[in-house]
RNA sequence: UUUAAUGAGAGUUUGAUCCUGGCUCAGGGUGAACGCUGGCGGCGUGUUUAAGGCAUGCAAGUCGAACGGACCUCGCAAGAGGUCAGUGGCAAACGGGAGAAUAACACAUUGGUAACCUACCCCGAAGCGGGAAAUAACACCUCGAAAGAGGUGCUAAUAUCCCAUAUAAUGGCUCAGGUAACGUCCUGAGUUAUGAAAGAUUUAUCGCUUUGGGAGGGGCCUAUGUUCCAUCAGCUCGUUGGUGAGGUAAAAGCUCACCAAGGCAACGACGGAUACCGGGCGUGAGAGCGUGACCCGGCUCACUGGGACUGAGACACUGCCCAGACACCUACGGGUGGCUGCAGUCGAGAAUCUUCCCCAAUGGACGAAAGUCUGAGGGAGCGACGCCGCGUGACCGAAGAAGCCCUUUGGGGUGUAAAGGUCUUUUCUUGGGGAAAAAUUAGUGAUGGUACUCAAGGAAUAAGAGGUUGCUAACUUCGUGCCAGCAGCAGCGGUAAUACGAAGGCCUCAAGCGUUACCCGGAUUCAUUGGGCGUAAAGAGUUCAAAGGCGGUUUUACAAGUCAAACGUUAAAUACUGAUGCUCAACAUCAGGCCUGCGUUUGAAACGGUAAAGCUCGAGGAUGGUAGAGGUAGGCGGAAUUGCCGGUGUAGCAGUGCAAUGCGUUAAUAUCGGCAAGAACACCAACAGCGAAGGCAGCCUACUGGAACAUUUCUGACGCUAUACGAACGAAAGCGUGGGGAGAGAAUGGGAUUAGAUACCCCAGUAUUCCACGCCGUAAACGAUGAGUGCUAGGCAUUGAAAGUAUCGACCCUUUCAGUGUCGUUCAAUCAAGCUAACGCCUUAAGCACUCCGCCUGGGGAGUACGACCGCAAGGUUAAAACUCAAAGGAAUUGACGGGAGCCCGCACAAGCGGUGGAGCAUGUGGUUUAAUUCGACACAGACCGAAUAACCUUACCUGGAUUCUUCUCACAGAAGUCUUUGGAAACAUUGACGUGCCGCAAGGAGCUGUGAGCAGGGUGAUGCACGGCUGUCGUCAGCUCGUGUCGUGAGAUGUACGGUUAAGUCCGGAAACGAGCGCAACCCUCGUAGUAUGUUACAUUGUUCAUACUAGACUGCCCUCUUUAAGAGGGAGGAAGGAGAGGAUGACGUCAAGUCAGCGUGUCCCUUACGUCCAGGGCCACACACGUGCUACAAUGGCGUGAAACAGAGGGGCGCGAAUCGGCAACGUUUUAGCAAAUCCCCAAAACACGCCUCAGUUCAGAUUGAGGUCUGAAACUCGACCUCAUGAAGCCGGAAUCGCUAGUAACCGUGGAUCAUCAAGCCACGGUGAAUACGUUCUCGGGCUUUGUACACACCGCCCGUCACUUCAAGGGAGCCGGUAAUACCCGAAAUCCCCUCGUUCUAGAGGGGCUGAAGGUAGGACUGGUGACAGGGAAGAAGUCGUAACAAGGCAUGCGUAGCGGAAGCUGUGCAUGGAUCACCUCCUUU
Repeated sequence: UUUAAUGAGAGUUUGAUCCUGGCUCAGGGUGAACGCUGGCGGCGUGUUUAAGGCAUGCAAGUCGAACGGACCUCGCAAGAGGUCAGUGGCAAACGGGAGAAUAACACAUUGGUAACCUACCCCGAAGCGGGAAAUAACACCUCGAAAGAGGUGCUAAUAUCCCAUAUAAUGGCUCAGGUAACGUCCUGAGUUAUGAAAGAUUUAUCGCUUUGGGAGGGGCCUAUGUUCCAUCAGCUCGUUGGUGAGGUAAAAGCUCACCAAGGCAACGACGGAUACCGGGCGUGAGAGCGUGACCCGGCUCACUGGGACUGAGACACUGCCCAGACACCUACGGGUGGCUGCAGUCGAGAAUCUUCCCCAAUGGACGAAAGUCUGAGGGAGCGACGCCGCGUGACCGAAGAAGCCCUUUGGGGUGUAAAGGUCUUUUCUUGGGGAAAAAUUAGUGAUGGUACUCAAGGAAUAAGAGGUUGCUAACUUCGUGCCAGCAGCAGCGGUAAUACGAAGGCCUCAAGCGUUACCCGGAUUCAUUGGGCGUAAAGAGUUCAAAGGCGGUUUUACAAGUCAAACGUUAAAUACUGAUGCUCAACAUCAGGCCUGCGUUUGAAACGGUAAAGCUCGAGGAUGGUAGAGGUAGGCGGAAUUGCCGGUGUAGCAGUGCAAUGCGUUAAUAUCGGCAAGAACACCAACAGCGAAGGCAGCCUACUGGAACAUUUCUGACGCUAUACGAACGAAAGCGUGGGGAGAGAAUGGGAUUAGAUACCCCAGUAUUCCACGCCGUAAACGAUGAGUGCUAGGCAUUGAAAGUAUCGACCCUUUCAGUGUCGUUCAAUCAAGCUAACGCCUUAAGCACUCCGCCUGGGGAGUACGACCGCAAGGUUAAAACUCAAAGGAAUUGACGGGAGCCCGCACAAGCGGUGGAGCAUGUGGUUUAAUUCGACACAGACCGAAUAACCUUACCUGGAUUCUUCUCACAGAAGUCUUUGGAAACAUUGACGUGCCGCAAGGAGCUGUGAGCAGGGUGAUGCACGGCUGUCGUCAGCUCGUGUCGUGAGAUGUACGGUUAAGUCCGGAAACGAGCGCAACCCUCGUAGUAUGUUACAUUGUUCAUACUAGACUGCCCUCUUUAAGAGGGAGGAAGGAGAGGAUGACGUCAAGUCAGCGUGUCCCUUACGUCCAGGGCCACACACGUGCUACAAUGGCGUGAAACAGAGGGGCGCGAAUCGGCAACGUUUUAGCAAAUCCCCAAAACACGCCUCAGUUCAGAUUGAGGUCUGAAACUCGACCUCAUGAAGCCGGAAUCGCUAGUAACCGUGGAUCAUCAAGCCACGGUGAAUACGUUCUCGGGCUUUGUACACACCGCCCGUCACUUCAAGGGAGCCGGUAAUACCCGAAAUCCCCUCGUUCUAGAGGGGCUGAAGGUAGGACUGGUGACAGGGAAGAAGUCGUAACAAGGCAUGCGUAGCGGAAGCUGUGCAUGGAUCACCUCCUUU
């Protein structure tokens, strides 16, 4: 340079949706730790915590070829060899460790040093002459416990000193040159002064001295980069600069004296917190974000603090001095020590190794060398701590063993898995061989008898962890029962848990698997790449304005930005690409590119910049007239209100939903006149005007700010923005001082309302509201929309100005500029593009772009605490964290709801008729009682309901007695059965007698009874919230949906809205809908008219009534009117019937966990000599009371009696209906004798009608209750039946609040039948007879349907939800104080030590002593900052079922909210100003058409 590669999402707010937004997960990583498990090897890696303390050993020595000497060995000796303390040289400043300090020239990158140094090493030049005095070792002596010290004496050197020589080194002086220039610069020349040396061994080297250069190393300086906090904003006195001196290897306030007063800082000084820095490492598509273990480079530190010495180099990890803390030794006098070297130990901690081998290799120190030393290094050991590799066997082997698990009981799974057979040997064990690494001819290997290899043996030695509701791969059974528990998030568990625990199965990874912690990612969730701010978090209340950022147009110049090329640098390692070497890989080696940066040089000139010169369109000025509630000050005016005075006048006024407090006979209110006061300015008046915003309104005057337009003209970019900081203005409330005070009116008092009412309503009323001056500085200060510039169709209205046409002059009209508004709604009426999550915005943008500023980053805690600033105060501005939740939120959708609205319907109200509620009785329920009063049903939609019949039975309940039966199979016995004894209430137990049947091929079989065993069976026991089925209810209400299409991102909408109409989503019209389904209607049944057919038993019988069956008829078909020429409605004709002719059956999608496990069925659980079964008796019928449903009445429209034996319909009848006759007062009975299995016979009418009596009374009303006597059913009428007769004759004289039914053959009244049933009906279901009244109408009540509106509800208003109080827990702030820490300041004290000075003193400069400056630790003092703790008080958060209220969400029942002030248990209330993010109604404006 080219090419290629490279970006994944999911769960969770809702009934559902879209968006915003947080939380969580899937990935990768680690010096890790923990849990369970664990076969092998290679390569790496291993105190992240206490820079806490350290026993023991080792980690820096070496040189006898510098020196004197001592000792050892060999030798007779000379001598040789070796070892060693000391003098001397070099090294010890490297190597190794650690990260405490350090926010800094510490580090990194790039430059500079003409301001510097450099031992050993390399290259060059020159030299190495002469002399001297000591001293250690050693010897002797002294002191001391020791460490050690001292004295006297001897001696050597490459130790030390002196002299000589030196052009090159250095200093002084003079001169010349270089550089744009200066200088303490550089180069050169001359002169003068100063300064060297060491020898060793041997025959060649090494060493030494001076000097120039190099290499490598270092010092210093500069630019740039380098964490967080502004709740750290001002810092600084050697501080900034100069002169001089000192000092250093070297520049310099580096130090000192003097002089000047500077220097740094919003581009963040100063202060605080944290932190070694880089190469790199982790992650990521990248940009980034996080990090600084191992390896490499740099820095810093070495028990803590200070200091210098030596040296080329140190202010020195295993050197010295002093101080401090700690530890050790001690004879108490004094000494000694420094693992942050390698091992190791204690401690701390969740946590991190052997007191190993070797210098063989690599490297280092010393040495001429041999060599010595080297815990640097090379190796081994321990730890799954990480990465990589290998193994735990391979092939056959059943339609498939056992075990275990599941099961629909048939079977299925584990599963070719095992067993069994054949084979292999990586690994393992044993034995044999056996390296490379050695550079070098020889010798030299710790690792190591290791790697590797050969042989033998034998499947032998080797699998776990996590998961299994979704995200997320993988499911069943049992146990448990909101318990035990799980959980990363959502969440799971309250008796059928794939979510807990276990088992079996399955899934994933695998010598590992999970968990925890932390980092990056996903997160475009701080957005440079790459986000936002109308309503979700977010535009400062407004303006001015220095810095900063950005900036119109033309030309020229420059080249710091920018772009291009070249060069230098960007250490190595890492990473990437390609090769190579270990059997592969990890790992290692080589090569290449990369290192996006910085510097230097050269070039380009479009853009931006700078400089210069212009231009006029931006901006500004001049001139002219103009509009305006713009501002300030002064003056004037009338209406109203209140008060006072006077007149008239009399009993009320005022106030409210109703009232009361209040005012009024001391004369109010009302009314007339006069006077006074303060405040506000009706009409005009208008989504009109002005202003930056707040805001501004009677009229006049003065002063004054701004704006638009027009005309030419002038300046010439002078502009835009703006909360770092700064300045001004800024509603209402509030504060201070002084006035004023009519009305209104927080607080307060009183009256009401209320459960209460610290409120809403009423009567009073202070502050306040008004004025002047001064503060405050906040509001829903809103268009919830920052300012500026440009661009992107318009229409209409309106304000101001101008021009044009026209006019006598105007208005009107047309055009232009600058504002202000609007373009929404069924008819009949445009908003286009674009944007937006949607709502909506749309030239006054929320569109398309640019510039600048401000602000946001989940909800709560909290606009709070602390700190700071401002304020008289109230308070304002700035502004966190701990903790807590998994949401909080925006817009829109469908419902539901509203003490929201509109339309419509219904015996819903109204209009009527009759009841209930009062009485007595019947009946059901509650309650109470009881041994038991069996159970269920509870608003409507439980309560004459289940039950269409409780004396026994029923019966489920209670008491007592009894029993373990019964069904099936098997076995045994017996025929079955009949009669019978005893006990007993019976059941049952018990006894005796009779009886031996049927089929048979004589084996047995069928059926029945009993006994025993097994499996079963039984339960009106629980769960209707596990279910089926059935039912109620909304509701016979008119609704509920679908397909396709269309609209919308979507939930959804449309269709089904709308206008008419209907009983009806019934039909019509029209319409982005067109069709369809379940419902409606119709089809079905009954009744009503006619016809036809048939007629048994119907009909006194000419085809009539009736019955059965089939047809016809009614469809707004006809006429008129209205309406849209529709649907339909009103009226009329005809007709038996008229607009659905009347009635029935028929019950959409769904709601209520509605009802029923006791009708039945059924899952699960429970009981099994009982919760099963049988029997007798009792109970379900009790009775202070309460409620529901009925019956009978209270009377004259009646009661009683008599009569005409008045007139139905529909049913029923064989253990039945039962005529007639007879008896009885009657119930009933009688022979069941007649008839009838029924259109044949029977049950079978009453009210009504006629006549008579009763005459308004507790009655000739009413019939309860009670007594007596009977009848019937039935084993049985005591508890507890119905009926009859006689007698008795209660309450009751029409019913409070309240409430029910009914719209026509209906209500009301009258009787009849049926089911159940031995008997029993005031109940239920049917049937006919007689037969009304009323409906103006939809305001109200209830229920329902449709549309619309608001919503914080969706378990859907029986919703949601706020605050105090009480209890428990948690975190943070305050807090009288108390206890620490850090860094400074002032003063005191002042070690070691450098430097300076003085004295003594020797071999003449070593040393000793003293003084001075500085000076660590320490002490004292007052403050600053910061941490811990703290009685107590206040708020916050959290907590299944606590208390008080009900503030908010609907008009939330007083619309809500914001600011402010007062008040109140609490939510809160009230005053004042403001907002609409207020429902509803009316009006105005606007829009459109005419």
Background: Small-subunit ribosomal RNA from Candidatus Kerfeldbacteria bacterium RIFCSPHIGHO2_12_FULL_48_17, 1490 nucleotides, folded computationally. The prediction has a mean pLDDT of 81. Rfam family: Bacterial small subunit ribosomal RNA. NCBI's taxonomy places the organism under Bacteria, Bacteria candidate phyla, Candidatus Kerfeldiibacteriota.